[in-house]
RNA sequence: GCCCUAGUAGCUUAGUUUUAAAGCAUACGACUUGUAAUCCGAAGAUCGGGGGUUAAAUCCCCCCCUAAGGCC
Numbered sequence: 001g002c003c004c005u006a007g008u009a010g011c012u013u014a015g016u017u018u019u020a021a022a023g024c025a026u027a028c029g030a031c032u033u034g035u036a037a038u039c040c041g042a043a044g045a046u047c048g049g050g051g052g053u054u055a056a057a058u059c060c061c062c063c064c065c066u067a068a069g070g071c072c
Stems, first nucleotide, its partner, number of pairs: 001071003005067003010024004018055001026042001029039002048064005
């Protein structure tokens, strides 16, 4: 230098156009003499950055950044 994969909540992942989902973690409450475990509902994301296509983009296209591989 070229090719491929990945980047989404604090962490691990789902989501391949049509209002972004779950588990763990966090805080409150319930339970308990108390803690842990368990249970209930809740908060938490401008989806790596910028631009484009579209009525509408996490998703499609282009250029960058980061990480892990492969070729030379």
Notes:
Model confidence (mean pLDDT): 85 of 100. Transfer RNA from Chuanchia labiosa, 72 nucleotides, folded computationally. Its Rfam family is "tRNA". By type it is a transfer RNA. Its family is annotated with triplet codon-amino acid adaptor activity in the Gene Ontology.